[in-house]
Record summary:
The RNA shown here (transfer RNA) has 72 nucleotides and comes from a Gemmataceae bacterium. RNAcentral holds the sequence, with entries from ENA. Rfam family: tRNA. By type it is a transfer RNA. The coordinates come from a structure-prediction model, not an experiment, and the mean pLDDT is 83. The same sequence occurs in records of 2 taxa. The organism belongs to Gemmataceae, within Bacteria.

């Protein structure tokens, strides 16, 4: 230099173009002599950045940034 993949909650990951979810962690409650476990509930997101297409974009297109891999 060329090609490909990935970027979503604190962490690991889902999500037919039509309300962004799950598990763990965190907080509150129930239970226990107490802790843990179990159960119930809550909070937590500019979906990497900027544009484009669309009535509508996490999703499709372009550029850029970061990470990983391959080729030279």
């Nucleotide at each position: 230099g060329c090609c490909g993949g990935c970027g979503u909650a604190g962490c690991a990951c889902a999500a037919c173009g039509g309300u962004a979810g799950u598990g763990c962690a965190u907080c509150g409650g129930u239970u226990u002599u107490g802790u843990a476990a179990a159960c119930c509930g809550a909070a937590g997101g500019u979906u990497g950045u900027g544009g484009g297409u669309u009535c509508g974009a996490u999703u499709c297109c372009c550029a850029c940034c970061g990470c990983c891999g391959g080729c030279u």